[in-house]
RNA sequence: CUCAUCAAGAGCAGUGGAGGGACUGGCCCGAUGAAGCUGCGGAAACCAUUGAGCAAUCAAAAAGGUGCCAAUUCCUUUAGGUGAAUGAUUGAACCUAUAAGAUGAG
Repeated sequence: CUCAUCAAGAGCAGUGGAGGGACUGGCCCGAUGAAGCUGCGGAAACCAUUGAGCAAUCAAAAAGGUGCCAAUUCCUUUAGGUGAAUGAUUGAACCUAUAAGAUGAG
């Protein structure tokens, strides 16, 4: 850089000792113990594997390679659309695409 996915799912112990949830703002988690590290466990099924198929793809399994196990990727970009409410400015909420980010494969 390209492609795919991101509303589901899954935590205990030891060590450690105050941070963590990418960034901004919020809102949360944390001395009833944060991050990191280690052990064991778990969920899922991206790659790999097996079967079917010309292929696209579908199915199976979970021993291998990653990653994952608070909150939708916790919410928060931009554009378009629908649009509650208000005398009006304004604009709640929702939908679609998208930016950013994460993970995998190349």
Annotation:
SAM riboswitch aptamer (S box leader) from a bovine gut metagenome, 106 nucleotides, folded computationally. The RNAcentral record of the sequence draws on MGnify. Its mean pLDDT, the model's own confidence on a scale to 100, is 84.